[in-house]
Context: one part of a larger RNA
RNA sequence: GCCUACGAGUUACUCCUCACUGGCAAGGUUAAGUGAUACGAAUCACGCAGCCGGAGCGAAAGCGAGUCUGAAUAGGGCGCUUUAGUCAGUGGGGGUAGACGCGAAACUUUGUGAUCUACCCAUGACCAGGUUGAAGGUGCGGUAACACGCACUGGAGGACCGAACCAGUAAACGUUGAAAAGUUUUUGGAUGAGUUGUGGGUAGGGGUGAAAGGCCAAUCAAACUGAGAAAUAGCUCGUACUCCCCGAAAUGCUUUUAGGAGCAGCGUGGAGGUUAAGUCUAAUAGAGGUAGAGCUACCAAUAGGACUAGGGGGAGUCACAUCCUACCAAAUCCUGAUGAACUCCGAAUGCUAUUAGAUAUACUCUGCAGUGAGGGCAAGGGUGCUAAGGUCCUUGUCCGAGAGGGAAAGAACCCGGACCAACAGCUAAGGUCCCCAAAUCUAUACUAAGUUGAACUAAGGUGGUCCAAUUGCCGAGACAGCCAGGAGGUUGGCUUGGAAGCAGCCAUUCCUUUAAAGAGUGCGUAACAGCUCACUGGUCGAGCGAUAGGGCAUCGAUGAUAAUCGGGCAUUAAGUAUAGUACCGAAGCUUUGGCAGAAUUUAUUCUGGGUAGGGGAGCAUUCUAUCAGCAGCGAAGCUGUGAGGUAACUCAUGGUGGAGCGGAUAGAAAAGCAAAUGUAGGC
Repeated sequence: GCCUACGAGUUACUCCUCACUGGCAAGGUUAAGUGAUACGAAUCACGCAGCCGGAGCGAAAGCGAGUCUGAAUAGGGCGCUUUAGUCAGUGGGGGUAGACGCGAAACUUUGUGAUCUACCCAUGACCAGGUUGAAGGUGCGGUAACACGCACUGGAGGACCGAACCAGUAAACGUUGAAAAGUUUUUGGAUGAGUUGUGGGUAGGGGUGAAAGGCCAAUCAAACUGAGAAAUAGCUCGUACUCCCCGAAAUGCUUUUAGGAGCAGCGUGGAGGUUAAGUCUAAUAGAGGUAGAGCUACCAAUAGGACUAGGGGGAGUCACAUCCUACCAAAUCCUGAUGAACUCCGAAUGCUAUUAGAUAUACUCUGCAGUGAGGGCAAGGGUGCUAAGGUCCUUGUCCGAGAGGGAAAGAACCCGGACCAACAGCUAAGGUCCCCAAAUCUAUACUAAGUUGAACUAAGGUGGUCCAAUUGCCGAGACAGCCAGGAGGUUGGCUUGGAAGCAGCCAUUCCUUUAAAGAGUGCGUAACAGCUCACUGGUCGAGCGAUAGGGCAUCGAUGAUAAUCGGGCAUUAAGUAUAGUACCGAAGCUUUGGCAGAAUUUAUUCUGGGUAGGGGAGCAUUCUAUCAGCAGCGAAGCUGUGAGGUAACUCAUGGUGGAGCGGAUAGAAAAGCAAAUGUAGGC
């Protein structure tokens, strides 16, 4: 993991409540018990204890259709004037009990453990071999005597090396092991605070501990065992056959409350009556201060200018006065312009009311719930960084609880709401070269970047290319190229060592000859020279410049597979833009047939996605009662085949099997398994 069996809303109660069914009814009903009859276990009668109802009010005494409060005959509260209960059965829900099942960690208490291990007590045992050589001693030397020296002796030590023994340092292996802690190599101690045998002691909030919260029988921040005990679990998991109808919530308030509850909201079943109270549309009448707008309409803030108090600075005076001011600046004026907590203004929606039309809800009472973690998207906002698949509100929608088609793939994006069947048709979004159903469709442009064909870009740059404008020059010859000229006064004046078109300054940058030529556009020289430009002629022969704008491209452009338009691939596209026609395309719509539900006008109309959840109708299993049956000419069970039913399921028949078993109508339940790291067995 699979198979088989078992496995979870049960039972009790003079409890409470609601619905349905039945009996009696202003009443209803007996309990224990007693008697009678049957005696397979009941039936009938008695039994008036008790309970509920028939009257309430008050804390109560008490009074009573009233009563309480109160001084009250007032007022007010609760009642009366009112027409129903009660007993039994069944079902829904609640209560008390283990109360749908399994599940703690723990707590209390009775006992059992020191054959493991910790420490202690008593009594025994064990430690190859080798090394070092303390104190002390003896002899000799030495001393006044000691001291001291040398040699020998001696055999100390939590001494040294190293087996047994004890330990467990490092690594490898092992890690469904040979082993629920080991093996191999290596390592530490090895006469000591050493190791070890046997017997004994200390016991659970207790022991023992050279102290690690270690150890106390593979269990220790409180052992193990029985009992309280089915502890408790606002938590997790699981909770078993079918079909039909409806169908939520993730919000508000409160909560030792926040993953739980109570009340309300939203769902469902039943009953009811007002009547149209609900919803939508239109018209009319209203309240309001948002969006916007505005501010010489207030408040607050605000740029420039004008004007001008006050201040600063300067001038002036003996002191005042007075004057000036590219300084600061109130008030006022002009221009510009801001505001959630500004408003002279001011919508659209939404809200209220009335009328009309359409539609079929809405409301009240009552039984039963679930929900009270929501989420995405669009829009209006707060917060945040006008960040977040962020967070908090409002409005809508979808997912949640929604299948189908499209977006390659995707909870909520686009289209669209699945009763069943069809080898029928039309469409939506989206598509029509191939994968892949349908256009290699029609017309006109653009793009050369594979841009693009999915999603990702910007500031900025570009004589890429196309379009439409404005403006200048041009057969009296433009623009570009080539040939030629580009002069004189003059080296303008000043400056300067020099300044001659060209370091710098000045300027009435002037005049002349000219087709034209600047007191000079750039290079150059120390200064000249030289080259060149503006300008002009010739040659050539048709368009050439400038400006702002638009389309598509281009650079900017950077990520880890060569690695992607979904892929192949595509260039007058299969890209982009505009216009158009045809086709494909869904569980949408239509057609045909069928099933069910609701409403009623009985012949139709409408409806049938669905989690939590509410309601309804059935199937199967076991047993009981009654009736009628089957079976050795083969029951149940198992297995194969076929048939029927919307489903749970049912029926027929072959084989096997070898003794019991169906049907109908009622009743009663140990009454249905895929899940609970479910339990047991098997494979």